Predicted 3D model of an 83-nucleotide RNA (c-di-GMP-I riboswitch aptamer) from Conexibacter arvalis.
RNA sequence: AUCUCGAAAGGGCAAACCACUCGCGAGGGUGGGACGCAAAGCCACGGGGCUCCAGAUGGGAGGGAGCCAGCCGGGCCGCCGAA
Numbered sequence: 001a002u003c004u005c006g007a008a009a010g011g012g013c014a015a016a017c018c019a020c021u022c023g024c025g026a027g028g029g030u031g032g033g034a035c036g037c038a039a040a041g042c043c044a045c046g047g048g049g050c051u052c053c054a055g056a057u058g059g060g061a062g063g064g065a066g067c068c069a070g071c072c073g074g075g076c077c078g079c080c081g082a083a
Base pairs, nucleotide, nucleotide: 005081006080012037013036017032018031019030020029021028022027035070041076042075043074045073046072047071048068049067050066051065052064053063
């Protein structure tokens, strides 16, 4: 120095909910607030969940556009350093 790992220390983020706001919607932003999180930092690549659109509307199989990274996997970067 690096990998694994996650005691300690310094800290960090921020669920639900509320207010305002953007969006047809899933959901996003800001403030409050803390359920939790060693990546709860970033990325929509794979899976999964959710929304919208056309068509159809008797049903089926499909198509397009989005949202969720705090659902799982994967990729990139990263503070500290005990066993």
Notes
Rfam family: c-di-GMP-I riboswitch aptamer. Gene Ontology term of the family: cyclic-di-GMP binding. The coordinates come from a structure-prediction model, not an experiment, and the mean pLDDT is 86. Taxonomically the source falls in Conexibacter (Bacteria, Bacillati, Solirubrobacterales, Conexibacteraceae).